[in-house]
RNA sequence: UCCUUAUCAAGAGUGACGGAGGGUACAGGCCCUAUGAAGUCCGGCAACCUGAAUUUUUCAAGGUGCCAAAUCCUGCGGAUUAUCCGAAAGAUAAGAU
Numbered sequence: 001u002c003c004u005u006a007u008c009a010a011g012a013g014u015g016a017c018g019g020a021g022g023g024u025a026c027a028g029g030c031c032c033u034a035u036g037a038a039g040u041c042c043g044g045c046a047a048c049c050u051g052a053a054u055u056u057u058u059c060a061a062g063g064u065g066c067c068a069a070a071u072c073c074u075g076c077g078g079a080u081u082a083u084c085c086g087a088a089a090g091a092u093a094a095g096a097u
Base pairs, nucleotide, nucleotide: 003095004094005093006092007091008090013042015041016040017039021032022031023030026075027074028073029072043067044066045065047064048063049062050060051059052058053057071089076086077085078084079083
């Protein structure tokens, strides 16, 4: 990388550096951004694993992860069609080859 399973409408900065982009395939939108983007440091959150306990709940924050907008919305199908539902795809974690 590929495969399997689970979850994805909650949560997370009045900081420092930095100096123009960003919202993670592709496309179409729409949005964020010099009232400071990406990235780094500090800080924080608690999804999975791990640990502890009074154990189907609480705590911790060790390993990944995450910290604008539902996975930002849409793409395929259905419906009661400005919307909703389901899938697909994507992301994250664990496992396996």
SAM riboswitch aptamer (S box leader), 97 nucleotides, folded computationally. The coordinates come from a structure-prediction model, not an experiment, and the mean pLDDT is 83. It was read from a public genome assembly, where an Rfam model found it. Of the family's consensus pairs, 97% are formed in the model.